[in-house]
Overview:
The RNA shown here (transfer RNA) has 71 nucleotides and comes from a Patescibacteria group bacterium. The sequence was found in a public genome assembly. Rfam family: tRNA. By type it is a transfer RNA. The prediction has a mean pLDDT of 84.

């Protein structure tokens, strides 16, 4: 060089055009002599720019960024 995948919450991972969720972390509360576990509340995200469409995480084009792969 080329070609493919990936990029969504602190972290792991769902979510194929119509309100962005799950665990686990973090905060707060019950419980408890305390502390742990349990359980209840809560707080946080679509890499980045542009096009398509009534509507975009989703399609489609550049770019960045990670992994692989031909040479």
């Nucleotide at each position: 060089a080329c070609c493919g995948g990936c990029g969504u919450a602190g972290c792991u991972c769902a979510g194929u055009g119509g309100u962005a969720g799950a665990g686990u972390a973090g905060c707060g509360g019950u419980c408890u002599c305390c502390a742990a576990a349990a359980c209840c509340g809560u707080u946080g995200a679509u890499a980045g720019a542009g096009g398509u469409u009534c509507g975009a995480u989703u399609c489609c084009u550049c770019u960045c960024g990670c992994c692989g792969g031909u040479g």